A computed fold for a 109-nucleotide RNA from Terrihalobacillus insolitus, annotated as SAM riboswitch aptamer (S box leader). Of the family's consensus pairs, 97% are formed in the model. The coordinates come from a structure-prediction model, not an experiment, and the mean pLDDT is 85. The sequence was found by an Rfam model in a public genome assembly. The organism belongs to Terrihalobacillus, within Bacteria. Its Rfam family is "SAM riboswitch aptamer (S box leader)". Its family is annotated with regulation of gene expression in the Gene Ontology.
RNA sequence: CUCUUAUCGAGAGAGGUGGAGGGACUGGCCCGAUGAAGCCCGGCAACCGUCAAGCAAUGCUUGGAAAGGUGCCAAUUCCUGCAGAGCUAUGUGCUUUGGCAGAUGAGGG
Repeated sequence: CUCUUAUCGAGAGAGGUGGAGGGACUGGCCCGAUGAAGCCCGGCAACCGUCAAGCAAUGCUUGGAAAGGUGCCAAUUCCUGCAGAGCUAUGUGCUUUGGCAGAUGAGGG
């Protein structure tokens, strides 16, 4: 970098450091010196791993712990971007389904 697969409406600090940016991208709309990113501490969850039980069972299901490997800690993946459907007081509006893109885990190349 790429492929497969699962998940993405829940959850998480009035700490330290740091100093201007941040929310992937587009268009919006937001957050930020009552201090952004990053780093440390803290926390959340429970994907892998782990423990237990059940099941014609190299796996699956349910439950536990969270000291291991990741991840995450404004707003639904903040909304939106392509296509369909419904509604409509027509406002290029509202609702909804699928897709695209993205993020993370676990495998593979």